Notes:
This is a predicted structure of a 105-nucleotide RNA (SAM riboswitch aptamer (S box leader)) from Planococcus maitriensis. Taxonomically the source falls in Planococcus (Bacteria, Bacillota, Bacilli, Caryophanaceae).
[in-house]
RNA sequence: CUCUUAUAAAGAGAGGUGGAGGGAAGUGCCCGAUGAAGCCCGGCAACCGUCAUGAAAAUGAAAUGGUGCCAAGUCACUCAAAGUUCAGGCUUUGAAAGAUGAGAG
Numbered sequence: 001c002u003c004u005u006a007u008a009a010a011g012a013g014a015g016g017u018g019g020a021g022g023g024a025a026g027u028g029c030c031c032g033a034u035g036a037a038g039c040c041c042g043g044c045a046a047c048c049g050u051c052a053u054g055a056a057a058a059u060g061a062a063a064u065g066g067u068g069c070c071a072a073g074u075c076a077c078u079c080a081a082a083g084u085u086c087a088g089g090c091u092u093u094g095a096a097a098g099a100u101g102a103g104a105g
Base pairs, nucleotide, nucleotide: 001105002104003103004102005101006100007099013041015040016039017038021031022030023029025078026077027076028075042070043069044068047066048065050061051060052059053058074097079094080093081092082091083090084089
């Protein structure tokens, strides 16, 4: 980097450091010196793993291991279908794209 598969409306600090940026992309709309990113500490969750029950599927437990995450629904929309509207548009469903885990190349 590519493929397969699972998940996503919940949850998470008024700490330290740091100094201007950040929210994947485009368009918006937001967050930010009442301090962004990053790093440390802290926390959340519980995908893998661990433990228990079980024939299995699965269910439950802990959180010392491997990841992940800690503004806004994956911040909204981006494509398609259906419904609706005089129209701009709106609603629902699905897809795409992105994210994370696990597996494979």